Annotation
A computed fold for a 379-nucleotide RNA, annotated as Bacterial RNase P class A. It matches the Rfam family "Bacterial RNase P class A". By type it is a ribozyme. The coordinates come from a structure-prediction model, not an experiment, and the mean pLDDT is 75.
[in-house]
Formats: sequence, C1' cells, structure tokens
RNA sequence: UAGGAUCUUCUGGCAGUCGCUGCCGUGAGAGCGUGCUUUGAUAGCAUACGGUCACGGGGGAGGAAAGUCCGGGCUCCAUAGGACAGGGUGCCAGGUAACGCCUGGGAAGCGUAAGCUUACGACUAGUGCAACAGAGAGUAGACCGCCUAAGGCCGUAAGGCCCGGUAAGGGUGAAAGGGUGCGGUAAGAGCGCACCGCGACAGCAGCAAUGUUUGUCGGCACGGUAAACUCCACUCGGAGCAAGAUCAAAUAGGCCCUCUAUUGUGUGGUCCGCACUGAGGGCGGGUAGAUUGCUUGAACUUAGGAGCGAUCCUAAGUCUAGAUGAAUGGCUGCCACCUUUUUAAGGCACAGAACCCGGCUUAUAGAAGAUCCUAACCC
Repeated sequence: UAGGAUCUUCUGGCAGUCGCUGCCGUGAGAGCGUGCUUUGAUAGCAUACGGUCACGGGGGAGGAAAGUCCGGGCUCCAUAGGACAGGGUGCCAGGUAACGCCUGGGAAGCGUAAGCUUACGACUAGUGCAACAGAGAGUAGACCGCCUAAGGCCGUAAGGCCCGGUAAGGGUGAAAGGGUGCGGUAAGAGCGCACCGCGACAGCAGCAAUGUUUGUCGGCACGGUAAACUCCACUCGGAGCAAGAUCAAAUAGGCCCUCUAUUGUGUGGUCCGCACUGAGGGCGGGUAGAUUGCUUGAACUUAGGAGCGAUCCUAAGUCUAGAUGAAUGGCUGCCACCUUUUUAAGGCACAGAACCCGGCUUAUAGAAGAUCCUAACCC
C1' cells in the first nucleotide's frame, strides 16, 4: 500500500418559532366533584383534596420500539402435587431468574491464515427403509473379463467341451464389504508379510466431551439411515394487563323490613289461615363509566475486585416516557454529509413505546475506534 477477519460505540449538530403530552410550583375562578351548615326543598358557605383555566420550570421513542419466535417476572385459575398421554431440548463443562440464549472447550467440515459453520445422544435393545440402474443392496455378488492346476469326456496331437475357480481389472449405483507394495497362485484373494489405516482392552492426560509418535491383542471392518418408528437423559400445568383489583349510575334474578288492612289466583262448601301476586325502602349484585395495575427495575452510571470468558461481588451516585380518538411533532435559517445538468436543485437509512425484563431473528444510509491475518515493497 492492497485485500480480508473479529469486536465495540454513535444514529446528524446549533439557533428561532408554533404546538402536543404527562409531572412539579405559583395564581385565578366557583359552572363540576367534594367538605361543612341549614332547610320541607331548589339553597348558602368553603376551596384542604380531585378536576378546570392561566403562567413559569424542567422531562418526553429505538438499536432494532418490529416479528411475537423462545425464556422469565407479575396476575388469576386449586399457595399447581402424583400418574399417563403429548410436546420440547439433545457433544462436554460453566454462566444465568430462566432459555432453544451466551461463554469456554472437544469433534467434524470450510479457509493459505486471522477466523467461520454445525438438529453433533444411541442403529452391539428391537422393528423398518433403500426408487431407478445393476449379476449382486447385506453373513453379498460371476454380466464383461481373468484362469483351466485338480476331476470327467473327445482327440494321435495342438486343442475343444463339461464340471468349475476367481472380487485383481471393467461396468451399474448416492452407497459394492480397507489402501499401497512384495510374496504367493492355474488365475486370484488379508491367503501370508511390511508399512499406513481400523477396532478391542489396559495405561497415561483431562471435571468431562475427548485425546494419545504408550503397551498388548485382533487380518479386520462391526455397512448406511433415528429432520424412520423407537430407546435413553433432562424438561414442560393452563390462560394472559382485554391478566387482575377497587369505586359504582342502570338492569335481571336473590335476601330482609315496612305498608295498603286487601286486587286477583290456588287450597276449601264458606270464613280465618297459609302460599303466590302489588307498592316503598334497605342490603347485595355488578353493566356503562371512573380509578388502579403503570413503571424503582434480574435498572443505569462510575470506581475497585474475582474469573481465559460469559458473568458475578462490593462501594458511591442517579431517577431516565407512561399515554388510551394513544403525546414524543411541524415550519424557518445556518452548518455537516451524498447526488446531479454545481451562483442552484434534490436527497439525508431502517423504522414509532402500549405491563415489564433477558435473548434470538429480520430490516437498516452512514460515521468512528480497537485488535488480528495474508500478499507485495521499503528501512
């Protein structure tokens, strides 16, 4: 200098002006609630509190607020216990409130490397599956090829035929039952041997996954497939802030009291009585509506410490949206950045909280910083 890898931070700046929202303070007013007084009753008084109005002050979207895909807090259902079914997760260890997340490690794959990726338990519990092609698809197989030693027949002989042998070579397939070489043989073959590879056991290292230029043994695969049934280990109750709680006009049904001295029905021959039916009041109920849940929290900042790290511990400080026809904005000027046809014009990403957190995934114009790798050149 060029090309890459990983991680972190920010998400235009300043000024003016007009608004929106909830909070705090001050003031106003008395049409509302409320409180007090009185009355037969509309009334009167007050303004602590709520609400209203005015003024002032300070606060007001994100890294993803998104998808609602996981996990938790919180709430109610039985302070959620046992069994079964069903679902989820799946190398090992750690972190965490928890997780399917994160960190570290192992194995396999990709990359020259920095580094990246992985549904990565078990097919020696059992069952199943493998289209087409191919001779043969699982204690394998003779289509082409190779061989004719042994045995049989024919032939004087060369040789031919039969019975066969053979997994070296070809061919099929996603996959054909270790590789290379030497020996061996009729031709071949772990048939024998050497090396490489594989497997079993033991040792050693490691918490473990696992590793092993350690030792002994085995000619040697035990084939593949569990995003096939299944088995094993761990784990999961359901519904969700429209959860739930409080106040409470109205309404249905319910309970209690009082009244009209009794309208009607039933019982009965008739009356009393009893039951149902009426009116008023109270309790209770809970709809509309209002309030609450609501933002102080697994919170943030700084410093110190433990740890490779995720993360945790300690101390000090800070308060940082809380709306519900759903606020957080509009306009103007200057600057920064980008593009173009450059005295100018246009643009400036993705995108908007709704009970709250931790993750993941997806969208995204740019800016800044740190560490590392590779190649070339210079000193």